This is a predicted structure of a 73-nucleotide RNA (transfer RNA). Its Rfam family is "tRNA". Gene Ontology term of the family: triplet codon-amino acid adaptor activity.

[in-house]
This record gives sequence, structure tokens and C1' cells, in this order.
RNA sequence: ACGGACGUAGCUCAGCCGGUAGAGCAGCGGUCUCCAAAACCGCCGGCCGGGGGUUCGAAUCCCUCCGUCCGUG
Repeated sequence: ACGGACGUAGCUCAGCCGGUAGAGCAGCGGUCUCCAAAACCGCCGGCCGGGGGUUCGAAUCCCUCCGUCCGUG
């Protein structure tokens, strides 16, 4: 330099035929227990990497930039 994958909650990831953003873990509260753990119940948490475009409507489609990883020379 060229090709490809990825970037969504504190972490690991779903959601990608455009139509109100989810799970598990973590955290907080509760039940239980002599206490704790475990288990169960509930709660909190993201304007979806930045910018622009298309559209009535974009995490999702298009362009560009940034970052991480893989490959080619």
C1' cells in the first nucleotide's frame, strides 16, 4: 500500500431482509440464613466508534475518517 472482519450497557455478545435497543455476567436492593455463600425476585445501566448522505423513519443501506484484529506483497 491492497484485501477482509470487527467497533452496541462496566465486561462478553445478540439484534444486520430499515419500523419503540436485548441477554448473560458484574453492580445495587430484597427474600432466605445465626452470618455468609448459593438460589430466587426486582432495579440500575447504551442517543449503537466520529462525521456526512439516502429515507416519513437508520444500530441496520451508502460515503468518509478513526481504532482493533487477520491476510497478501